About this RNA
The part of an RNA shown here (large-subunit ribosomal RNA, domain VI) has 245 nucleotides and comes from a Candidatus Kaiserbacteria bacterium. Model confidence (mean pLDDT): 80 of 100. Its Rfam family is "Bacterial large subunit ribosomal RNA". Gene Ontology terms of the family: structural constituent of ribosome and ribosome.
[in-house]
Context: one part of a larger RNA
RNA sequence: CUCCGAGAAAUCGGGGAAGAAGCGACGAGAGGACCGAAAUGAACUGACCUCUGGUCUGGGGGCUGUACCGCCAGGUGCACCGCCCCGUAGCUAUGUCGGGAACGGAUAACCGCUGAAAGCAUCUAAGCGGGAAACCAACUCCAAGAUUAGGAAUCGUUAUAGGAUCGUGGGAGAUUACCACGUUGAUAGGCGUUCGGUGGAAGGGGAGCAAUCCCUUGAGCCAAGACGUACUAAUAAUCCGACAG
Numbered sequence: 001c002u003c004c005g006a007g008a009a010a011u012c013g014g015g016g017a018a019g020a021a022g023c024g025a026c027g028a029g030a031g032g033a034c035c036g037a038a039a040u041g042a043a044c045u046g047a048c049c050u051c052u053g054g055u056c057u058g059g060g061g062g063c064u065g066u067a068c069c070g071c072c073a074g075g076u077g078c079a080c081c082g083c084c085c086c087g088u089a090g091c092u093a094u095g096u097c098g099g100g101a102a103c104g105g106a107u108a109a110c111c112g113c114u115g116a117a118a119g120c121a122u123c124u125a126a127g128c129g130g131g132a133a134a135c136c137a138a139c140u141c142c143a144a145g146a147u148u149a150g151g152a153a154u155c156g157u158u159a160u161a162g163g164a165u166c167g168u169g170g171g172a173g174a175u176u177a178c179c180a181c182g183u184u185g186a187u188a189g190g191c192g193u194u195c196g197g198u199g200g201a202a203g204g205g206g207a208g209c210a211a212u213c214c215c216u217u218g219a220g221c222c223a224a225g226a227c228g229u230a231c232u233a234a235u236a237a238u239c240c241g242a243c244a245g
Base pairs, nucleotide, nucleotide: 001016002015003014004013005012006011026031044099045098046097047096048095052093053092054091055090059086060085061084062083063082064079065078066077067076068075069074104136105135110130111129112128113127162240163239164238165237166182167181168180169179170178187233188232189231190229191228192227193226194225196222197221198220203216204215205214206213207212
């Protein structure tokens, strides 16, 4: 929407049809999957510090007491770093990034094929398959003192050759060791620039009775970071040195 029936009607019941949403294994129900494809977490683990945080006792600022710098101002010492607020490098986790995989092998329980002993049957005795996060590999690290001391590419050598002490240091570190450098030098310090931190220095000027505020001023100060720069120190020198002779 339509047909039939009931009813006064609203409406109700039944049949048919179209469409939308929802549902769909299995199961009477209760319950409740398998297989395949993809994604995201948790915990664990490796590395790292860009972010979020922690610490940052050599940075900055604030505050108190006291002593000192003759006094003011401004500072310094001490007081758990005196207390408090932040905080670079470094170190860190709760932060960030990555990992477990896939393929394969041999198997467990279990499932099979063929198959006798035992004319049947039987997965098993001979034989052959399938089958797990466990095992072996795969992945990561160490590794030829693996004394059977291995192999390869390239370069070099038939020759004495270098190493250490010492010094400046560190991504290394108890010492040692290791690594970087030693004037043909940026190894450390200093200095310069810069990143970054703190947060507006002192002095001066101005406003206010004053406390205090404003301007000069994102000022001043600044550790471990980055880059640069021989100013300082890495000077000079000494010792050892296989094989062969």